[in-house]
Context: one part of a larger RNA
RNA sequence: CUCUCUCUAAGGAACUCGGCAAAAUAGCCCCGUAACUUCGGGAGAAGGGGUGACUUUUUCUGAAAGAAAAAGUCCGCAGUGAACAAAUUCAUUGAACUUUUUAACAAAAAAAUAGGUCUCCGCAAAGUCGUAAGACAACGUAUGGGGGCUGACGCCUGCCCAGUGCCGGAAGGUUAAAGGAAUUGGUGAAAGCUGAUAACUGAAGCCCCGGUGAACGGCGGCCUUAACUCUGAAGGUCCUAAGGUAGCGAAAUUCCUUGUCAAGUAAGUUUUGACCCGCACGAAAGGCGUAAUCAAAUGAAUACUGUCUCAGAGAGAGACUCG
Numbered sequence: 001c002u003c004u005c006u007c008u009a010a011g012g013a014a015c016u017c018g019g020c021a022a023a024a025u026a027g028c029c030c031c032g033u034a035a036c037u038u039c040g041g042g043a044g045a046a047g048g049g050g051u052g053a054c055u056u057u058u059u060c061u062g063a064a065a066g067a068a069a070a071a072g073u074c075c076g077c078a079g080u081g082a083a084c085a086a087a088u089u090c091a092u093u094g095a096a097c098u099u100u101u102u103a104a105c106a107a108a109a110a111a112a113u114a115g116g117u118c119u120c121c122g123c124a125a126a127g128u129c130g131u132a133a134g135a136c137a138a139c140g141u142a143u144g145g146g147g148g149c150u151g152a153c154g155c156c157u158g159c160c161c162a163g164u165g166c167c168g169g170a171a172g173g174u175u176a177a178a179g180g181a182a183u184u185g186g187u188g189a190a191a192g193c194u195g196a197u198a199a200c201u202g203a204a205g206c207c208c209c210g211g212u213g214a215a216c217g218g219c220g221g222c223c224u225u226a227a228c229u230c231u232g233a234a235g236g237u238c239c240u241a242a243g244g245u246a247g248c249g250a251a252a253u254u255c256c257u258u259g260u261c262a263a264g265u266a267a268g269u270u271u272u273g274a275c276c277c278g279c280a281c282g283a284a285a286g287g288c289g290u291a292a293u294c295a296a297a298u299g300a301a302u303a304c305u306g307u308c309u310c311a312g313a314g315a316g317a318g319a320c321u322c323g
Stems, first nucleotide, its partner, number of pairs: 001318008010309002014307001019304001027051005036041001038152001052074009075079001087302007094294002099111002115150007127136003153289004158219003163216002165212005172207003178201002182197006220238005247281001248278001259275005
C1' cells in the first nucleotide's frame, strides 16, 4: 500500500449526480395512534413506558403445572444484558392491486390482469395447421368460442362519414369467359370444314346510393370592436367533412426557459402550489381523479452516522524480506 473488519475528539450530509455505503431502528407486554378512505384499511401509523434476580401475597384452575397482578428487597454502566428480529414521516409522478419479464449489463412507468367495449361465428361454426385425409377449437354450443382496442374503482368519454376501411342496397353505367342473330374470307363439285368481324345475352367487382368512430383517422385562419390604458363578451370575412367540448396543463408532453408569482432554504436550473402565451395535452393509441400496493421515479424532514471537514488508531489476510 490492497482487501475484510473494529473504534474515534468537535461537527453531523458541509460528501456526492444522488445519504451510494455505513450507522441508526429492532423481540415481547402496556398505553396511544393523524390526514385520507373503496369503511376493509391507513396501522406495528406516529409517539411514549416497561423488561433481570429474590421474597411475600392475591387472582385464574377441581388439583398440579403455568400465567397475570400487587407490595417489598438486591446487583450492574447496561436486564429481548451476547446472537437472531422494522428506521420513520411529509409531498408529488407512474402503474389500480397479487403476478410476469430481457437465464449471463435493463425488474420498470414495460407484459399480464379482473373489468369495459367493438367485431366475427348457429355448429359439418368462425378461427388455426395441413397438398389432402384429417386435427385443434371441443367430446364445447352464443352465460360459448375466435379476433381487435382499452385496462380495478369513481366521474365521464364531445364534434367530423369529405378521404380510407367495413356493413347494407340493388335501379342504372361499366365489365371476363361462355353463348350467339348477322356479315364475310379460304377451300371444296356439293354437303361441309375452317377463319375474321360481330348486334344481343352475360357474375362478382368497380362506379353509384346509404350507414358506420370504444373503425383507420381528423378536430382552422385573418380583420375590427367597450368613454384612460389593457383585454375582447361581440361583429365581419375566407376556408373546411368538422374546426378541440369536459377535464388537465412549463406536464414522463414547454423549444424559447432557470417562463412569471408564491412556498420551502441564509442561499433552490431540482421540488411543490398556482397562472395559461398548450413550439407540439385531450377524451377506450382513453381524459381527469383516486384509498390500498411498489427492491419504481422525484423533492423535503427527523433520527443516525468517518459520506465529509480530515484524518487517526487497532485486528486479521495479502503484499515485502529471509527460509